[in-house]
RNA sequence: AGUUGAUAAAGGCAAAACCGUCGAAAGGCGGUGACGCAAAGCUACGGGUCUACAGCUAAAAGCCAUGAUCGCCGAGCCGCCAAA
Numbered sequence: 001a002g003u004u005g006a007u008a009a010a011g012g013c014a015a016a017a018c019c020g021u022c023g024a025a026a027g028g029c030g031g032u033g034a035c036g037c038a039a040a041g042c043u044a045c046g047g048g049u050c051u052a053c054a055g056c057u058a059a060a061a062g063c064c065a066u067g068a069u070c071g072c073c074g075a076g077c078c079g080c081c082a083a084a
Base pairs, nucleotide, nucleotide: 003083004082005081012037013036017032018031019030020029021028022027035071041077042076043075045074046073047072048069049068050067055063056062
C1' cells in the first nucleotide's frame, strides 16, 4: 500500500416518532430519541424512486424536474483499528 471484517480496543453516525422551523409538496434543518450502520463519511456523476408549485393537456386528473432522496444501488474521493 492492497485485500478482508472474524476477534477485540478507542470511538463515530443516528431510523421511526414527537416538538419547532423552512418548503406547493417530496423533503431539509435544529432539539429529544435509537431502528440500525464497518463507511449510515463526502460528492447529485450514472441509474432507480418520490413530489408536481409553475407549465402542457382531452382539464378527469394525466404528463412533466429545473425540486428531492447518498440510511436505494453503482461510481469517484477521504478515513479508525485489527490480521483469524